[in-house]
Context: one part of a larger RNA
RNA sequence: GAACGAACGCUGGCGGCAUGCUUAACACAUGCAAGUCGAACGAAGUCUUCGGACUUAGUGGCGCACGGGUGCGUAACGCGUGGGAAUCUGCCCUUAGGUACGGAAUAACAGUGAGAAAUUACUGCUAAUACCGUAUGAUGUCUUCGGACCAAAGAUUUAUCGCCUAAGGAUGAGCCCGCGUUGGAUUAGCUAGUUGGUGGGGUAAAGGCCUACCAAGGCGACGAUCCAUAGCUGGUCUGAGAGGAUGAUCAGCCACACUGGGACUGAGACACGGCCCAGACUCCUACGGGAGGCAGCAGUGGGGAAUCUUAGACAAUGGGCGCAAGCCUGAUCUAGCCAUGCCGCGUGAGUGAUGAAGGCCUUAGGGUCGUAAAGCUCUUUCGCUGGGGAAGAUAAUGACUGUACCCAGUAAAGAAACCCCGGCUAACUCCGUGCCAGCAGCCGCGGUAAUACGGAGGGGGUUAGCGUUGUUC
Numbered sequence: 001g002a003a004c005g006a007a008c009g010c011u012g013g014c015g016g017c018a019u020g021c022u023u024a025a026c027a028c029a030u031g032c033a034a035g036u037c038g039a040a041c042g043a044a045g046u047c048u049u050c051g052g053a054c055u056u057a058g059u060g061g062c063g064c065a066c067g068g069g070u071g072c073g074u075a076a077c078g079c080g081u082g083g084g085a086a087u088c089u090g091c092c093c094u095u096a097g098g099u100a101c102g103g104a105a106u107a108a109c110a111g112u113g114a115g116a117a118a119u120u121a122c123u124g125c126u127a128a129u130a131c132c133g134u135a136u137g138a139u140g141u142c143u144u145c146g147g148a149c150c151a152a153a154g155a156u157u158u159a160u161c162g163c164c165u166a167a168g169g170a171u172g173a174g175c176c177c178g179c180g181u182u183g184g185a186u187u188a189g190c191u192a193g194u195u196g197g198u199g200g201g202g203u204a205a206a207g208g209c210c211u212a213c214c215a216a217g218g219c220g221a222c223g224a225u226c227c228a229u230a231g232c233u234g235g236u237c238u239g240a241g242a243g244g245a246u247g248a249u250c251a252g253c254c255a256c257a258c259u260g261g262g263a264c265u266g267a268g269a270c271a272c273g274g275c276c277c278a279g280a281c282u283c284c285u286a287c288g289g290g291a292g293g294c295a296g297c298a299g300u301g302g303g304g305a306a307u308c309u310u311a312g313a314c315a316a317u318g319g320g321c322g323c324a325a326g327c328c329u330g331a332u333c334u335a336g337c338c339a340u341g342c343c344g345c346g347u348g349a350g351u352g353a354u355g356a357a358g359g360c361c362u363u364a365g366g367g368u369c370g371u372a373a374a375g376c377u378c379u380u381u382c383g384c385u386g387g388g389g390a391a392g393a394u395a396a397u398g399a400c401u402g403u404a405c406c407c408a409g410u411a412a413a414g415a416a417a418c419c420c421c422g423g424c425u426a427a428c429u430c431c432g433u434g435c436c437a438g439c440a441g442c443c444g445c446g447g448u449a450a451u452a453c454g455g456a457g458g459g460g461g462u463u464a465g466c467g468u469u470g471u472u473c
Base pairs, nucleotide, nucleotide: 001473002472003471004470006469007468008467009466010465013345014344015343016342017341018340020337021303026301027300028299030298031297032296035062036061037060040059041058043056044055045054046053047052069256070255071254078181079180080179081178082177083176084175087173088172092169093168094167095166096165097164098163099162100134101133102132103131109124110123111122112121113120114119140149141148142147154161155160182228183227184226189219190218191217194216195215196214197213198212199211200210201209231253232252233251234250235246236245237244238243258279259278260277261276262275281292282291283290284289309335311334312333313332317331318329319328320327321326348378349377350376351375358369359368360367361366382414383410384409385408386407387406388405392400417462418461419460420459421458422443423442424441428457429456430455431454432453438445439444
């Protein structure tokens, strides 16, 4: 000098655009953040012009694995980059073929019970795109090459939406490898599923991934192991560059979801607002037993130098469901708060010498603040008041919002501070103080003439900011 997710002190007019718990991955009151489909299904209820319409608890389908948060863990194929083969992929696209015949249940509901509740038992009834069987089956799977095996679901407004099988694509995901990726040797040896092989199992898939047997290997001063620290990257800051530091916001990847473990469902999870077990904590209880998880958006307590509203809307963009109408969406878009940052604008312009008054200095003549003020002539950005009024949306639909913007009116009217003045370093005098009080980034000032302390006048710098502190280069 530059920079900052900053904080603190003094000060503070407006607008635009951004940013805003860096600390306790501490605990959380309250509300909301994931639903949707009646064109899969029975039933109940409401309305009825008896044609039907509407609502929904339940069964069923799809979604809830996305989106959003955080950075605990992780020094690792986690990430970055470049390759690879032994894989899967709902919805979507293309192509080929099929969609036949039957059956048994069950929730809802009704009845009887248990329980404080959460919830739950028994009996009876019923439907389906829920479940099961038979058929058909190949270009599919397995094969000892003889053969064996595997599917489907209908709905309705009759035009569509579906369903099943196979092949291909697209997208997404899993796996493997080369190279790169912090510090410590006051960590030198580490390793028994350990390293390799065979058989078997397991997975969508290669593999000690698992298991039995066999062999005795494997890694390491080119730093193994251990310890500490840390999410990684695109980037960001600085620098002429090389480099150094860093990883907020935005984007990609990873990990996590009270702590630890586990699987279920599913195309996809070992699942933030799903389940089970254990633990800590909080809450309810009729003491028998139950309920919960903000590192979602707001918000509260706590910690801290320190970080916002318990707001509006689905209008746009996008997502889920639905044929659609539409519903949901704290994603998102907006508004609110904060000079936290960047950028822009304003706090007036011209004229005005008796160089007024007043302050300060003075050699007492004067000098200086100073065209500065007053006065005169103007202007009205911003603000305020009134009127008009978009675009963002396309046929409709605008939260923002009567916003941006335009016109008129108003009166110089409402709007300047902060730090510094010994040298470094731009800017000097007087008074007070007297090694005191104090200053200070370094050198150093102060013990009676202090340009260095405090005040004043003057001056210098920056400006809605200025300085201090912290951190990085």
Small-subunit ribosomal RNA, 5' domain from an uncultured bacterium, 473 nucleotides, folded computationally. It matches the Rfam family "Bacterial small subunit ribosomal RNA". Gene Ontology terms of the family: ribosome and structural constituent of ribosome. The coordinates come from a structure-prediction model, not an experiment, and the mean pLDDT is 87.